The part of an RNA shown here (large-subunit ribosomal RNA, domain I) has 473 nucleotides and comes from Brevicalcar kilaueaense.
NCBI's taxonomy places the organism under Eukaryota, Opisthokonta, chytridiomyceta, Chytridiomycota, Brevicalcar.
Rfam family: Eukaryotic large subunit ribosomal RNA. Rfam 15.1 lists 107,465 matches to the family in 2,616 species. Rfam links the family to the GO terms structural constituent of ribosome and ribosome.
The prediction has a mean pLDDT of 81.
Context: one part of a larger RNA
RNA sequence: ACUUGGUCUGAAAUCGGGCAAGAAAACCCGCUGAACUUAAGCAUAUCAAUAAGCGGAGGAAAAGAAACUAACAAGGAUUCCCCUAGUAACGGCGAGUGAAGCGGGAACAGCUCAAAUUUGAAAUCUCUCAGGGCCACCUGAGCGAAUUGUAGUUUAGAGAAGCGUCUUCGGGGGUGACUUGGGUAUAAGUCCUCUGGAAUGGGGCGUCGUAGAGGGUGAGAAUCCCGUUCACGAUCCAAUGCUCACUCCCUUGUGAUACGCUUUCCAAGAGUCAGGUAGUUUGGGAUUGCUGCCUAAAAUGGGUGGUAAAUACCAUCUAAAGCUAAAUACUGGCGAGAGACCGAUAGCGAACAAGUACCGUGAGGGAAAGAUGAAAAGAACUUUGAAAAGAGAGUUAAACAGUACGUGAAAUUGCCAAAAGGGAAACGCUUGGAACCAGUGCCGCGUGCAGACAAUCAGCCGCACGGCCCGCA
Numbered sequence: 001a002c003u004u005g006g007u008c009u010g011a012a013a014u015c016g017g018g019c020a021a022g023a024a025a026a027c028c029c030g031c032u033g034a035a036c037u038u039a040a041g042c043a044u045a046u047c048a049a050u051a052a053g054c055g056g057a058g059g060a061a062a063a064g065a066a067a068c069u070a071a072c073a074a075g076g077a078u079u080c081c082c083c084u085a086g087u088a089a090c091g092g093c094g095a096g097u098g099a100a101g102c103g104g105g106a107a108c109a110g111c112u113c114a115a116a117u118u119u120g121a122a123a124u125c126u127c128u129c130a131g132g133g134c135c136a137c138c139u140g141a142g143c144g145a146a147u148u149g150u151a152g153u154u155u156a157g158a159g160a161a162g163c164g165u166c167u168u169c170g171g172g173g174g175u176g177a178c179u180u181g182g183g184u185a186u187a188a189g190u191c192c193u194c195u196g197g198a199a200u201g202g203g204g205c206g207u208c209g210u211a212g213a214g215g216g217u218g219a220g221a222a223u224c225c226c227g228u229u230c231a232c233g234a235u236c237c238a239a240u241g242c243u244c245a246c247u248c249c250c251u252u253g254u255g256a257u258a259c260g261c262u263u264u265c266c267a268a269g270a271g272u273c274a275g276g277u278a279g280u281u282u283g284g285g286a287u288u289g290c291u292g293c294c295u296a297a298a299a300u301g302g303g304u305g306g307u308a309a310a311u312a313c314c315a316u317c318u319a320a321a322g323c324u325a326a327a328u329a330c331u332g333g334c335g336a337g338a339g340a341c342c343g344a345u346a347g348c349g350a351a352c353a354a355g356u357a358c359c360g361u362g363a364g365g366g367a368a369a370g371a372u373g374a375a376a377a378g379a380a381c382u383u384u385g386a387a388a389a390g391a392g393a394g395u396u397a398a399a400c401a402g403u404a405c406g407u408g409a410a411a412u413u414g415c416c417a418a419a420a421g422g423g424a425a426a427c428g429c430u431u432g433g434a435a436c437c438a439g440u441g442c443c444g445c446g447u448g449c450a451g452a453c454a455a456u457c458a459g460c461c462g463c464a465c466g467g468c469c470c471g472c473a
Stems, first nucleotide, its partner, number of pairs: 027058001028056004038045001042092001068075002079106004089097002110323003113269001123150001124145002127142006159265002161262005168256002170250008178241001179239006186231001189205001190221001191204004206223002208212001214226003274295007301318005358365002378405001381392004
């Protein structure tokens, strides 16, 4: 002197841990907030304390343990249903609007702070690190928060303090039960025969049934397959626990809890209650709730007692702080079951590559479109053609089922056949002709089946008579 790395300063990428502003929104809570409409007009009113809009949640939300209802022999958090009741009340007292107590049910559950000196001892908590853990948390160490107050105790139903009585208790493991989720198993023909491509159909003979719901399988299947029925049942696996039973281990205190007594003590939420005024709301009417502004409290106090005010009395609660399951709601999401619903122009706009194709700069609008066959066996091969396609051939029960495919109507079009021909065609009536379809009576002939009567015959039986032969007499 140079280079590289470290150090230092700044930035970026990545990222442990933490947070959630967005979406969705059927039900819920809060705010904001119309008009159409009705009043047969319209302004208060009504629609409506609704819709649209904004914000916020949960599986529910909200409300909730009385500053309540009452006036009784009183009841006793909230929510929901029935009733109260279309009542009381409000209302150009018009149109209309419109509760609550009681009573009967569903469901039930009660609690916590602030306000007291633990004062012989901040006994409390966050964070970091380490160890342990059944991932709730526990133990230890260290910063910190906190005396301008973190714990314990106490909440008006009381409570504290003192004295007395002596009721009841915690944690962990294992097994089983209960609960939840999943798996497995549990009736009876594929017998004979006919038709048919195929039997699940016809005929015959069976079987099960607490199962003859339903679906599938080459046509109508209780009995072929899946299921169905019966068991709150059997059996296997897993999970959960302030559940229950049994059992094992560890915990025991100057503890917690309950009850009784007392010439002891006893704090309870402020710009709040209340009043005035304005707006709004309500059935709430000399003011039901809410909000703004002004005034603005008390402590034997305060609120309420549905007509303002004064005085007196009575009753009933204890506001201005908070938590709380169930009964209740639910066109969203997830998961099930069903139907006197529709059956492809119906039912969702959408049974299909549907909020798709397509349209519109955009907000937005928004369709059509299901079916071969039992099985692709979806037509090998030959031949004409560049190919498409055709002609044969082949598959099939069927190709007049050929991926433009089940059935295949109508208007309409092509081709073939028949008929007609002045007054357009068509139409009505009458008559003739043609083609086709249906078909009675009588007569004749042939044929099948059944029955009656008569005659005749075969056969059989019986009787009578005749002829011939043999034997005996």